Model confidence (mean pLDDT): 75 of 100.
This is a predicted structure of a 307-nucleotide RNA (Bacterial RNase P class A) from Winogradskyella sp.
It matches the Rfam family "Bacterial RNase P class A". Gene Ontology terms of the family: tRNA processing, ribonuclease P activity and dimeric ribonuclease P complex. From the family's description: Ribonuclease P (RNase P) is a ubiquitous endoribonuclease, found in archaea, bacteria and eukarya as well as chloroplasts and mitochondria. Its best characterised activity is the generation of mature 5'-ends of tRNAs by cleaving the 5'-leader elements of precursor-tRNAs. Cellular RNase Ps are ribonucleoproteins. RNA from bacterial RNase Ps retains its catalytic activity in the absence of the protein subunit, i.e. it is a ribozyme.
RNA sequence: GAAGUAAAUUGCCUUAUCGAUUCUAACUUAGGUUAGGGUAGGAAAGUCCGAACACCAUAACGCAAUCAUAGUGGUUAAUGGCCACCAACCGAGAGGUUAGGAAAAGUGCAACAGAAAGUAUGUACAGGUUAUGCUGUAGUGAAAUCAGGUAAACUCUAUGAGGUGCAAUGUCAUGUAUAUCAACGUUUGAGUGUUGCGUGCACAAUGUUGAAGGGUAGACAGCUAAAGUUUGCUAGCAAUAGUAAACUCAGAUAAAUGAUAAGGGCUCAAUUGAGUACAGAAUUCGGCUUAUAGAUUUGCUUACCUA
Numbered sequence: 001g002a003a004g005u006a007a008a009u010u011g012c013c014u015u016a017u018c019g020a021u022u023c024u025a026a027c028u029u030a031g032g033u034u035a036g037g038g039u040a041g042g043a044a045a046g047u048c049c050g051a052a053c054a055c056c057a058u059a060a061c062g063c064a065a066u067c068a069u070a071g072u073g074g075u076u077a078a079u080g081g082c083c084a085c086c087a088a089c090c091g092a093g094a095g096g097u098u099a100g101g102a103a104a105a106g107u108g109c110a111a112c113a114g115a116a117a118g119u120a121u122g123u124a125c126a127g128g129u130u131a132u133g134c135u136g137u138a139g140u141g142a143a144a145u146c147a148g149g150u151a152a153a154c155u156c157u158a159u160g161a162g163g164u165g166c167a168a169u170g171u172c173a174u175g176u177a178u179a180u181c182a183a184c185g186u187u188u189g190a191g192u193g194u195u196g197c198g199u200g201c202a203c204a205a206u207g208u209u210g211a212a213g214g215g216u217a218g219a220c221a222g223c224u225a226a227a228g229u230u231u232g233c234u235a236g237c238a239a240u241a242g243u244a245a246a247c248u249c250a251g252a253u254a255a256a257u258g259a260u261a262a263g264g265g266c267u268c269a270a271u272u273g274a275g276u277a278c279a280g281a282a283u284u285c286g287g288c289u290u291a292u293a294g295a296u297u298u299g300c301u302u303a304c305c306u307a
Base pairs, nucleotide, nucleotide: 001304002302003301004300005299006298007297008296009295010294012264013263014262015261016260017259018258020039021038022037023036024035025034026033027032041278045289046288048287049286050285051284052283053165054164055163056162060199061198062197063196064195066161067160068159069158070157071085072084073083074082075081086100087098088097089096090095101156102155106154107153108150109149123138124137125136126135127134169221170220171219172218180211181210182209183208184207191203192202193201228247229246230245231244232243233242234241235240265276266275267274268273
């Protein structure tokens, strides 16, 4: 130099004019006006995991089912995540992959080839026997003598698991039919609540369940100060934890976060030019997976080339 491998940053920028939305302050007051601050992601996607929060609800024990996890340890609010070590496999190497317990509890599966794929079979040669695949070798095949392989086959073992989800939930306003029918029941408790069943517990009386029918679809909250972000120091191989300082970075409600003009950056082309990735919040956070034109930085490796 080239190629590889691991980790990270960025993914258009500046100015001017006009516009949308939200917060704060002041002035106005029916509205609004002025000034200042903020305004789409690393994945906002998928809805695959785990939680915070809300309600059932104060929620136990036993039996069974279903699902999940599976080397050892650490970390976290938690996880099937992440980190480290071990093992097996791949790679020349840096590195990478793994659904990594059990095959003597049982069942199943293995094309073709081969005589035969299981306590089954007997091809060829040799040895042995009264006799018999009794013993050895060869041949086919991934695998051929109380066979081994396979459990991301069924299964077994160990451990664990309540449900629904911001369209949760709560408050206010408006309106209607304290109506009708049926069954069961009123403390001797109908029924509801948990994956199912049983026991227990809680709620429950103008009750519960079912049918038919009537009214409403509005406003506010939840709604963004958070297990938050950045930097330094300490501990640790690391993930991460502690501590100090600084910062506040969307909260719309049918959906705002933009439009126009000029100049510049990067990529391609060489000829005036063309292009500028994947893609957009809707309760929030931690992960995983998928998509991504390009540009930049750092560590490590050497089967290769040159000096």
Description:
The organism belongs to Winogradskyella, within Bacteria.